Overview: Predicted 3D model of a 358-nucleotide RNA (Bacterial RNase P class A) from an Acidimicrobiia bacterium. A source record names the gene rnpB. The organism belongs to Acidimicrobiia, within Bacteria. It matches the Rfam family "Bacterial RNase P class A". It is annotated as a ribozyme. About the family: Ribonuclease P (RNase P) is a ubiquitous endoribonuclease, found in archaea, bacteria and eukarya as well as chloroplasts and mitochondria. Of the family's consensus pairs, 93% are formed in the model. RNAcentral holds the sequence, with entries from ENA.
């Protein structure tokens, strides 16, 4: 100096005018003082909080899915194992079971799951012919080698054998089961005896483990006002997936239909699993102590414009400066923890490979 990985962050500044909204302060006029994100998006997860009597147990549905931990909680973070992919930093994975069962495996090929015999090898017995070395069909035999596939019933080498095969030996891989050593574990390293081999897929049904009650801030409450009631099922209703307890009711509610009303206004609703700085503990997520701080709160919904200076970026000139133009994704509606998805430009920490040179 090129080429990369991974982690964190900014994401336009400062002054003025001038305008919107909240709040606090004046009788007023009007003064103070906050005022979008890093994702406010998607609404996909999990919690708070709120109401369904305080949600108990079955059954059904849903969802998660190596191990430890973190946390209010998680499908999220950490840190580890294990299996892929890279030359490496490192990345990527729904990663219980497929010898519980059911069920698929397209094309292509003889044959696709207790499989097969298209080329292809023998043709030992048995039959023919013979110069007795052998030859020739055929009945059978075989599955090594070739060919098809994502995948063809272990691989390698020796015996055997007519050819041949785990038909039998050794060594390897794997299952399976014992047994020792190390780890908190998930796994990891040796070692022993098995029968020789037992394909894949469960983001297919399933099966095991563990979670899940159910609508949601148009939740739910107060307050003012409006109205007109009429039919119909027919004994229950909380429970809105059933059933069982369980509570409440015991002719007064209740589900439907038709008709009428209204659609203000408050609280909820901004002090919190808050936010920064610093110390301690932890490998890390993260605890936890102590100081500071107060940080949007709209409901036809505010957060906006204009000027100068200054900063990136283009592009042009009469070029060490002026001119013109531009400055990303996007944008609050109950809040909070994440994952996802968008983002012009820029910064800065670690680290890994090539080549130079010392």
């Nucleotide at each position: 100096c090129g080429a990369g990985u991974u982690c964190g962050c900014c994401g336009g500044g400062c002054g003025g005018c001038c305008g919107c909204g909240g709040c606090g302060g004046g009788a007023g006029a009007c003064c103070g003082u906050c005022g979008a994100g890093g994702a406010a998006a998607g609404u996909c997860c999990g919690g708070a909080c709120u109401c369904c009597a305080c949600a108990g147990g079955g059954c059904a549905g849903g969802g998660u899915g190596c191990u430890g931990g973190g946390u209010a909680a998680c499908g999220c973070c950490c840190a580890g194992g294990c299996g892929g992919g890279g030359a490496g930093a490192c990345c990527c994975g729904a990663c219980g079971g497929a010898a519980a069962g059911u069920g698929c495996a397209a094309c292509a090929g003889a044959g696709a799951g207790c499989a097969g015999a298209c080329c292809g090898c023998c043709g030992a017995u048995g039959g023919c012919c013979c110069u007795c070395g052998g030859g020739c069909a055929c009945a059978g035999g075989c599955a090594a080698g070739g060919g098809u596939g994502a995948a063809a019933c272990g691989g390698u080498g020796g015996g055997g054998u007519a050819a041949g095969a785990g038909c039998c030996c050794a060594c390897c891989a794997g299952c399976a089961u014992c047994c020792c050593g190390g780890g908190a574990g998930a796994c990891c390293g040796g070692g022993g005896u098995g029968g020789c081999u037992c394909u894949g897929c469960a983001a297919a049904c399933c099966c095991c483990a563990c979670c899940c009650g159910g609508a949601g801030c148009a939740a739910g409450g107060c307050c003012a006002g409006a109205c007109a009631g009429g039919g119909a099922c027919g004994c229950c209703g909380g429970u809105g997936g059933c059933c069982c307890g369980c509570c409440g009711a015991u002719c007064g509610a209740g589900u439907c239909c038709c008709g009428g009303g209204u659609a203000g206004g408050c609280c909820g609703c901004a002090c919190g699993a808050g936010g920064u700085c610093g110390g301690c503990g932890g490998c890390g997520a993260c605890g936890u102590c102590g100081g500071c701080c107060c940080c949007a709160g709209a409901u036809g919904g505010a957060u906006g414009g204009c000027c100068g200076c200054c900063c990136c970026g283009a592009g042009g000139c009469g070029a060490c400066g002026c001119c013109u133009c531009g400055g990303a994704c996007a944008g609050a509606a109950u809040c909070c923890g994440g994952c996802u998805u968008a983002c012009a430009g820029g910064c800065g920490g670690a680290c890994u490979c090539g080549c130079c040179a010392c």